Predicted 3D model of a 71-nucleotide RNA (transfer RNA) from a Lachnospiraceae bacterium.
It matches the Rfam family "tRNA".
Taxonomically the source falls in Lachnospiraceae (Bacteria, Bacillati, Bacillota, Lachnospirales).
The prediction has a mean pLDDT of 82.
The sequence was found in a public genome assembly.

């Protein structure tokens, strides 16, 4: 320097141009002498700008950051 992925929730992942999905966690509550584990419930997320479109997380684009390949 070139060329690709990828960047979603505290953590791993997942779908989608018309309200972002689970599962662990965390918080409460039921059991229980007590805690654990089961069970219910809540909680809580799009890497940053710009564009396109009636609507953008999704499509373009630049840029930050992680991988990987080439020299």
């Nucleotide at each position: 320097a070139g060329g690709g992925g990828c960047g979603u929730a505290g953590u791993u992942a997942a779908a989608c141009g018309g309200u972002c999905u689970a599962a662990c966690g965390u918080c409460g509550g039921u059991c229980u002498c007590c805690a654990a584990a089961a069970c219910c419930g809540c909680u809580g997320a799009a890497g940053a700008g710009g564009g396109u479109u009636c609507g953008a997380c999704u499509c373009c684009u630049u840029c930050c950051g992680c991988c990987c390949c080439u020299g």